[in-house]
RNA sequence: UUCUUAUCAAGAGAGGUGGAGGGACUGGCCCAAUGAAGCCCAGCAACAGCCAGUAUAUACUGGUGAUGUGCUAAAUCCUGCAGCUAUAAGCUGAGAGAUAAGAA
Numbered sequence: 001u002u003c004u005u006a007u008c009a010a011g012a013g014a015g016g017u018g019g020a021g022g023g024a025c026u027g028g029c030c031c032a033a034u035g036a037a038g039c040c041c042a043g044c045a046a047c048a049g050c051c052a053g054u055a056u057a058u059a060c061u062g063g064u065g066a067u068g069u070g071c072u073a074a075a076u077c078c079u080g081c082a083g084c085u086a087u088a089a090g091c092u093g094a095g096a097g098a099u100a101a102g103a104a
Base pairs, nucleotide, nucleotide: 001104002103003102004101005100006099007098008097013041015040016039017038021031022030023029025080027078028077042072043071044070047068048067049064050063051062052061053060054059076096081093082092083091084090085089
């Protein structure tokens, strides 16, 4: 990097450092010197891990949070394609993206 599977409307900082950017991309709309990104610390969650149980073997349920990740504005902020409807709008699905685990 590609493929497969699962999840994406919950949760989590008035901390330190840092100094101008950030929210993937498009178009919007937002956040930011009342201090962005990054880093440290803290926290959340529980995919993997670990423990226990059930069930003929790989699943399911419960627990844990020392380990590997992830995450801590707004639904994945909305949107991009398709369909439908009660058509200044709304709903559903796909695509794209993110994360985890496995495979190449």
About this RNA:
SAM riboswitch aptamer (S box leader) from Keratinibaculum paraultunense, 104 nucleotides, folded computationally. Rfam family: SAM riboswitch aptamer (S box leader). About the family: The SAM riboswitch is found upstream of a number of genes which code for proteins involved in methionine or cysteine biosynthesis in Gram-positive bacteria. The source organism's lineage runs through Bacteria, Bacillati, Tissierellia, Tepidimicrobiaceae and Keratinibaculum.